[in-house]
Context: one part of a larger RNA
């Protein structure tokens, strides 16, 4: 010079636009981040008899979204290829949707515990379980043949349900190539390399296990230690190169610490469960409960990083036929000159070159059109007043077409209405008063743009290099004067 998530000083008018624990993967009060469905069910309560509320079985979602970077040098990641895969919800093709049963919460009735939390009994329903029958495709085969399934709800036509092919989406698995340093690290390795049979998995595999064999990696660096999440990207430089890996994104891997697996389409599961461990809390000592690396916010550590906000209006997600519930995702506002970018802090005129201040050879010079004054302007800020867009939808209600036996319903499309903004006192506009409310910080030896006095006397002190300071210091401390830069304007860390 450029660059930063910066931090310290000194200083501060506005405003758009980003960004904000880089340390202690330390602990963590308090509230809130994950629910919906009554058009799966049975009850219990309240009712304007219209429906609604509760808690429970049940069903989908809690595997996203959100957060952090310890681990991790390794198919983690990037790139490019591959066969042995599974995918809920979407969508498209066939095809079933049939007879039965047995239970349990809840609800009562006793009852156990200080609480968490149960235990007995009686008895009730389903889209929760369970047979039993079929089976076009579908799976197994010694090609005889065996195997296996569903749910129903409202009501007259939609919603579901089983089974199968196909697709999309997504996830899982292989391999080339690449991917920090260190040999003051040289050997490693026994499920180890590979094979046979079995066994697991959605799937290939030493993935696991019997039994065989004796292999396998490595000076083109194995082991082993040290560091680290990778990558589009970001800085930097004409490039090549170096540095980094905040914040957007796309993977990964972690949820107190360590192990487990359980439901699932998917977890080995942050706001699920079990068991060890450390911490904390409550206890009637017998036993329980807790996990901010979720938004806010608290200690602490720190040079040092924010509101215990508003709103589902918009866009997205779950769930539900829908209204609509929920969402600290998101949009929004507050805080912070941490940054980038724009603006103002007046502008004309104005010589006796005033006062004053400084400096001087005392004539003067300067600070200077600079001030005053006299005429103008009002951006932004401050007062009042007007006012967009972000909103499209869905809801009603007509109309036309589809569907249908139908002029119900229901889908499409069209035209009416009704109405929904957190931000908000929005952006913008207009008017009103008045120059009225807004300038600083470094620095002047040389590098390197800018000089004179006083003060001090190798002292105090100054410094990025050389180097000033020892009685006239342009280099220290003041003033004046200049010089840069400007809401910043030095200093420090680390970077090219």
């Nucleotide at each position: 010079g450029a660059a930063c998530g910066a931090a310290c000083g000194c200083u501060g008018g506005c405003g758009g636009c980003a960004g904000g624990c880089c340390u202690a993967a330390c602990a963590c009060a308090u509230g809130c981040a994950a629910g919906u469905c009554g058009a799966g069910c049975g009850c219990a309560c309240c009712u304007u008899c219209g429906g609604g509320u509760g808690a429970g079985c049940g069903g989908c979602g809690g595997a996203c979204g959100g957060g952090u970077u310890a681990g991790u040098a390794a198919c983690g990641c990037g790139u490019g290829g591959g066969a042995a895969u599974a995918u809920a919800c979407c969508c498209a093709g066939u095809u079933c949707u049939a007879a039965g049963g047995a239970a349990u919460a809840g609800c009562c009735u006793c009852u156990g515990g200080a609480a968490a939390c149960g235990g007995a009994g009686a008895g009730u329903a389903a889209u929760a379980c369970c047979u039993u029958a079929u089976a076009a495709g579908c799976c197994c085969u010694u090609c005889g043949g065996g195997g296996g399934a569903a749910a129903g709800a409202u009501u007259u036509a939609u919603c579901g349900g089983g089974a199968u092919u196909g697709g999309a989406u997504u996830a899982g698995c292989c391999c080339g190539c690449g991917u920090u340093a260190g040999a003051u690290u040289a050997g490693a390795u026994a499920g180890u390399u590979g094979g046979u049979g079995g066994g697991g998995u959605a799937a290939c595999g030493g993935c696991c296990u019997a039994c065989c064999a004796a292999g396998u990696c490595u000076a083109c660096g194995a082991u082993c230690u040290a560091u680290a999440g990778c990558u589009g990207g970001u800085u930097u430089g004409a490039g090549a190169g170096g540095a980094u890996g905040a914040u957007c994104a796309g993977c990964a891997a972690c949820a107190c610490u360590g192990g487990g697996a359980c439901u699932g389409a998917g977890a080995c599961a942050c706001g699920g469960c079990c068991c060890a461990g450390a911490c904390u809390c409550c206890u009637a000592c017998g036993g329980g409960a807790g996990g901010c690396a979720g938004c806010a916010g608290u200690g602490g550590g720190g040079a040092a990083u924010c509101u215990u906000g508003g709103a589902c209006a918009a866009u997205g997600g779950g769930c539900g036929c829908a209204a609509g519930c929920c969402u600290g995702a998101u949009c929004c506002a507050g805080c912070c000159a941490u940054g980038c970018c724009g603006c103002g802090u007046g502008a004309g005129u104005g010589a006796u070159g005033a006062a004053g201040g400084c400096c001087c050879u005392a004539g003067g010079g300067u600070c200077g059109u600079a001030a005053a004054g006299c005429a103008c302007u009002u951006u932004c800020a401050g007062u009042a007043g007007g006012g967009a867009a972000g909103a499209a939808a869905a809801g009603c209600c007509c109309a036309a077409g589809g569907u249908u036996a139908a002029u119900a319903c229901c889908c499409u499309u069209g035209a009416g209405u009704c109405u929904u903004g957190a931000c908000g006192u929005u952006a913008c506009c207009u008017a009103c008063a008045g120059a009225a409310g807004a300038a600083g910080c470094a620095c002047c030896g040389g590098c390197u743009a800018a000089c004179u006095c006083c003060g001090u006397g190798c002292c105090a002190g100054c410094a990025g290099c050389c180097g000033c300071g020892g009685u006239a210091a342009u280099a220290c401390g003041g003033a004046g004067g200049g010089u840069g830069c400007a809401a910043g304007c030095g200093u420090u860390a680390a970077u090219c």
Molecule: small-subunit ribosomal RNA, 5' domain
Organism: uncultured prokaryote